[in-house]
RNA sequence: AAUUCGAUUAGAGUUUGAUCCUGGCUCAGAACGAACGCUGGCGGCAGGCUUAACACAUGCAAGUCGAACGGGUGUAGCAAUACAUCAGUGGCAGACGGGUGAGUAACACGUGGGAACCUUCCUAGGGGUACGGAACAACUCAGGGAAACUUGAGCUAAUACCGUAUACGUCCGUAAGGAGAAAGAUUUAUCGCCCUUAGACGGGCCCGCGUCGGAUUAGGUAGUUGGUGGGGUAACGGCCUACCAAGCCGACGAUCCGUAGCUGAUCUGAGAGGAUGAUCAGCCACACUGGGACUGAGACACGGCCCAGACUCCUACGGGAGGCAGCAGUGGGGAAUCUUGGACAAUGGGCGCAAGCCUGAUCCAGCCAUGCCGCGUGAGUGAAGAAGGCCUUAGGGUUGUAAAGCUCUUUUACCAGGGACGAUAAUGACGGUACCUGGAGAAUAAGCCCCGGCAAACUUCGUGCCAGCAGCCGCGGUAAUACGAAGGGGGCUAGCGUUGUUCGGAAUUACUGGGCGUAAAGCGCACGUAGGCGGGUCGUUAAGUCAGGGGUGAAAUCCCGGAGCUCAACUCCGGAACUGCCUUUGAUACUGGCGAUCUAGAGGUCGAGAGAGGUGAGUGGAAUUCCGAGUGUAGAGGUGAAAUUCGUAGAUAUUCGGAAGAACACCAGUGGCGAAGGCGGCUCACUGGCUCGAUACUGACGCUGAGGUGCGAAAGCGUGGGGAGCAAACAGGAUUAGAUACCCUGGUAGUCCACGCCGUAAACUAUGGGUGCUAGCCGUCAGGAAGCUUGCUUCUUGGUGGCGCAGCUAACGCAUUAAGCACCCCGCCUGGGGAGUACGGUCGCAAGAUUAAAACUCAAAGGAAUUGACGGGGGCCCGCACAAGCGGUGGAGCAUGUGGUUUAAUUCGAAGCAACGCGCAGAACCUUACCUACCCUUGACAUGUCCAGUAUGGGCACCAGAGAUGGAGCUCUUCAGUUCGGCUGGCUGGAACACAGGUGCUGCAUGGCUGUCGUCAGCUCGUGUCGUGAGAUGUUGGGUUAAGUCCCGCAACGAGCGCAACCCUCGCUUCUAGUUGCCAUCAUUCAGUUGGGCACUCUAGAGGGACUGCCGGUGAUAAGCCGGAGGAAGGUGGGGAUGACGUCAAGUCCUCAUGGCCCUUACGGGUAGGGCUACACACGUGCUACAAUGGCGGUGACAGUGGGCAGCGACAACGCGAGUUGAUGCUAAUCCCAAAAAGCCGUCUCAGUUCAGAUCGUAGUCUGCAAUUCGGCUACGUGAAGUUGGAAUCGCUAGUAAUCGUAGAACAGCAUGCUACGGUGAAUACGUUCCCGGGCCUUGUACACACCGCCCGUCACACCAUGGGAGUUGGUCAUACCUGAAGACGGUGUUCUAACCCGCAAGGGAGGAAGCCGGCCACGGUAUGGUCAGCGACUGGGGUGAAGUCGUAACAAGGUAGCCGUAGGGGAACCUGCGGCUGGAUCACCUCCUUA
Repeated sequence: AAUUCGAUUAGAGUUUGAUCCUGGCUCAGAACGAACGCUGGCGGCAGGCUUAACACAUGCAAGUCGAACGGGUGUAGCAAUACAUCAGUGGCAGACGGGUGAGUAACACGUGGGAACCUUCCUAGGGGUACGGAACAACUCAGGGAAACUUGAGCUAAUACCGUAUACGUCCGUAAGGAGAAAGAUUUAUCGCCCUUAGACGGGCCCGCGUCGGAUUAGGUAGUUGGUGGGGUAACGGCCUACCAAGCCGACGAUCCGUAGCUGAUCUGAGAGGAUGAUCAGCCACACUGGGACUGAGACACGGCCCAGACUCCUACGGGAGGCAGCAGUGGGGAAUCUUGGACAAUGGGCGCAAGCCUGAUCCAGCCAUGCCGCGUGAGUGAAGAAGGCCUUAGGGUUGUAAAGCUCUUUUACCAGGGACGAUAAUGACGGUACCUGGAGAAUAAGCCCCGGCAAACUUCGUGCCAGCAGCCGCGGUAAUACGAAGGGGGCUAGCGUUGUUCGGAAUUACUGGGCGUAAAGCGCACGUAGGCGGGUCGUUAAGUCAGGGGUGAAAUCCCGGAGCUCAACUCCGGAACUGCCUUUGAUACUGGCGAUCUAGAGGUCGAGAGAGGUGAGUGGAAUUCCGAGUGUAGAGGUGAAAUUCGUAGAUAUUCGGAAGAACACCAGUGGCGAAGGCGGCUCACUGGCUCGAUACUGACGCUGAGGUGCGAAAGCGUGGGGAGCAAACAGGAUUAGAUACCCUGGUAGUCCACGCCGUAAACUAUGGGUGCUAGCCGUCAGGAAGCUUGCUUCUUGGUGGCGCAGCUAACGCAUUAAGCACCCCGCCUGGGGAGUACGGUCGCAAGAUUAAAACUCAAAGGAAUUGACGGGGGCCCGCACAAGCGGUGGAGCAUGUGGUUUAAUUCGAAGCAACGCGCAGAACCUUACCUACCCUUGACAUGUCCAGUAUGGGCACCAGAGAUGGAGCUCUUCAGUUCGGCUGGCUGGAACACAGGUGCUGCAUGGCUGUCGUCAGCUCGUGUCGUGAGAUGUUGGGUUAAGUCCCGCAACGAGCGCAACCCUCGCUUCUAGUUGCCAUCAUUCAGUUGGGCACUCUAGAGGGACUGCCGGUGAUAAGCCGGAGGAAGGUGGGGAUGACGUCAAGUCCUCAUGGCCCUUACGGGUAGGGCUACACACGUGCUACAAUGGCGGUGACAGUGGGCAGCGACAACGCGAGUUGAUGCUAAUCCCAAAAAGCCGUCUCAGUUCAGAUCGUAGUCUGCAAUUCGGCUACGUGAAGUUGGAAUCGCUAGUAAUCGUAGAACAGCAUGCUACGGUGAAUACGUUCCCGGGCCUUGUACACACCGCCCGUCACACCAUGGGAGUUGGUCAUACCUGAAGACGGUGUUCUAACCCGCAAGGGAGGAAGCCGGCCACGGUAUGGUCAGCGACUGGGGUGAAGUCGUAACAAGGUAGCCGUAGGGGAACCUGCGGCUGGAUCACCUCCUUA
């Protein structure tokens, strides 16, 4: 110090428009016997076939002993003999060491116990070691065989073999007795041998507990369970056998199937757990596959034997040999795993007295970044912030003190020298290794991944839903921080990433530590078995529990303290720990066992009470239908409207009589009863449960309840009845694009009864049962008690409802009838889909029910609530929205725009409202962007450089040409600035570049501008409050308004952008001013012409005036509304300008600006001609008409804007006219345009006309360089369609519609268009049901790209996995039978036989061997059955797949409310019947609650 205490526990992304929750998927961490990709300097320590227990070439891995024995060979010796060596006999060891994990779910392993055993070698004790005998190898001889090997005869030794003797112990035993040993070697010691006892070591056996998954495996077992006798073993035992008995195991999971060596430990984790069982260590099993024994102390034996089988090899074809899961190594398999190395020096093993020999055990070395640990690839200084790269707003920034340069160092690597420990005498493979010393020189040494978020790190270019990325979310369709490259950055580092696997995060299987009203999840309900749990008191016991002691928990590992390698990894020492098991001694509160007792739980007894509780029998009236009869006549019935249908053969209607079946109006009620399903006329009989009150009885008898049993709506099934109404199927009629439906007319099963099945429902309170506790208030049902005022109040028990506190809940909500606080028991859940499906089992007559998966696929599916949007939901309100009116469009001709078509081109844009007389306020050329042809290339235009020339600008006119352009002349004039210096600039021509230029693309990269909802009344914020939150409140409510306008109320109080007002104009008036305006009075004139005047009109400046201010009514005493007065004007007086937050990726790159891209002798520039003007057609907007409210002719009255200098043009003349010629005046309140027109008068008289004017012909005129394509106007002639317009549709509420003319812009010219101006001048609005649009509140929602939404099913196509399937192939298991190798056992033993016995011998006996027989048994065979797997024509559904077909089922009341169960039907979603549910909108009623 480890122990205890303390300390130790991290989250993130992804469902939505947003939120909270549930819930899955994914990521960040650690680890590995790993593999793959890129890269690679050194050292130490470790590790290295996880796959084919697949097959193996070659070498080695188990021998040794001459001190057991005879012999052979060699050497020495004359020899005896000695030494060395070798095969054999013999002994010991080959049962250890080494390998592997196939089998095994088992006493195999772990742990702790036990008794009926053996144990070579070793230690200790006791005793002995005597006498004999017969063989067999080797060897010799003779054979067989290719070989392996082997046969016969003969000789021989021993510690080989046999007999006898002896027996302290030992064994057997009926206690008399019987049985059983030995080996020698060498000599000095000693080493051996035999018997025996004890120990140690090792092993065998038995038992308790622990040890994977499956019940879609529920029953298994005949030697099976036990006993007796016998046999067998070292030993107990059905271990074996004969007989007897019928047991034994099992929901506390037997049997069967699948998988697997077990453990110490390893990885992870805060822990509890989870996963794993390489290396190291313990045990087990196996040794080519299966079986068997022999020897031995020990094996049923890895490198022994026998047999069978498969395979390989040799062979002379007769026969033989073999077993690397020992170490190396080879082939194969595989993503993948090493050298055919050195040494016995150390440690250990075998043999030996020993020397020693053997040892692929072991110690070392080799290969491999496979892992862990350590070190290095340099250090300091160095700003001109070098060069280069990259970016850039072109200034700069960054790479970056980084480099270079200068000054140092030498770890590593290299070279040289010395040189160990490991060996305490000799002996060192490692190894000239570790280590030490010296030397030279920055020298030898950096990569990998990532940079959208999670998750540290950003820019440029390329690409353009392509190529590609991706762990999840997701990137990529021309400006990609997400692809590829580069620069830069971040992380780790001799490694870095990826893949795979395990644990973690995951409280996502929840013991620690989850849930079940609506998210997945309460069995449809009850009774009840096992089990679990269980009231008070006393005693006892000590099983659980707690405490102390003892034994064990191998070592290693983990942890702590030290120590050794320079450190670390690593190793060593000591400790702690090993949370466990066994045993013993105590404690006794609690739980349990046993005994006793109690009454509060439960039950009983007595007395009352309510009730659609159940079963059976009987009975009643109303109604429907049918039948009969009467009255009566033409319809009835049915619907949105109809038809099918019934009816003159008399219906419907009505009256009377009859029949039959089914159901029970009113009462009737969030009333009652029942466990649930469910139960409703009345009466009777039988019967279950409940409640209240009393109680002197029993004495825990209780609660729950896996399996089990019973009940269980509707539909459906079977048999037999019954059948009025209703009504699946079916038929017909409608509706419809279709209508297998909704609607209608019929109608069969069925609905009803009896008996028997089925066993399911949204069987719901989507809420299991029981007990206790925890504020209340108000109803109602059934009882009881008390009080009094006798119909009320209070108390109480049990049911049934509403609201509500605490508490709970994700929220909604629940709240003494809990979804609160606790305890007990049961059932159930673990992402969505596939699927409550398949297969298997059970049940059923069937329909089907029940139990219940997997492959595959997705990143969600889901709950509650929020804000919007939407609804063929509701309420309130507004608008020329409808209605009431007036006039149009749609029909005709023409004008104009668009589409389409055409074309060389018909330039481009605009596209519902909100494109289409729009951009275009004006295309003959120009414009012009388009087409054809011809030209130019620093360019028509800008800036800059160089060279030459000239110093400029204009006019006239010639040639070629379509012109641009090119060429060649004449003539007039002689640039600007200046510091006065030919100093600077300019112009023309030429050259090369930078660049110009683009109406080319992208309005989905943009700015600006605009349209639209909409001049609709809305849109927001700060602070506060409420809500976990998104959000709400304010902004809702009651009134009111044109208005979120104002008032009142209110957890809100204030504020902003909008509304209104402020601005312009019109309407009244005052003052000022009076020309070009005006003229009442005075004068004058043809004439306000002139004098005069400024009163009036008018002009244009400044003011006044209108504010619901006043009165009455109403309203709430408010805001306001209604009426009135006054006033020129009255309730925003009329009109205009003014357009909130936002929506439509609305429109515009062709007004302009602009990013990016594209073109650059062209997509730029110039010119001529053409085109934008085409024309079978369709649409929009207009004009003119169709006529008499009109046409024509005449008359000649009354406006207001506005415009005018190469312009308006009076007036005069000419012309029918357009116009022409001349020309006053006017830069405009002065002159001109300028005539206003509708009006009035006359005529025409209903016709294709005296309407209408298109079209065409001729002749003119104007503008213009030019009128052909392609202008306007005039005159004459021509005289088309058209007689008021289908469906449909537009505008307008007052000086408006309608109608009439006038002016202007742009413009040479060109209007029916556009923008302005005035003249004349209506009708109607009951009203808000409906259509359209909008605002507010509320409701439902599966929508949020927001209903032009979402979404279902069939069919067709492609792909994927899967079920069935005639069968077929293989594995495995079982049963029956056949066969029966080797072997042991039993029997026999004719044949053979050395040891012992008898015998002189011959021979015989005992014993043994061969052979034979018997049962057992491996492989093999036949048959049957179970089970598993593969394949399988065809077939079933399922899943997935940007743009297929048919419909529209669901989400809103989804247009027939939806859904559940069941049955029938149908292309499909689905439809219909019966019963059920609300998880149905809307309106009304009833009841209840809250407030008043």

This is a predicted structure of a 1492-nucleotide RNA (small-subunit ribosomal RNA) from an uncultured bacterium.
It matches the Rfam family "Bacterial small subunit ribosomal RNA".
The prediction has a mean pLDDT of 84.
RNAcentral holds the sequence, with entries from ENA.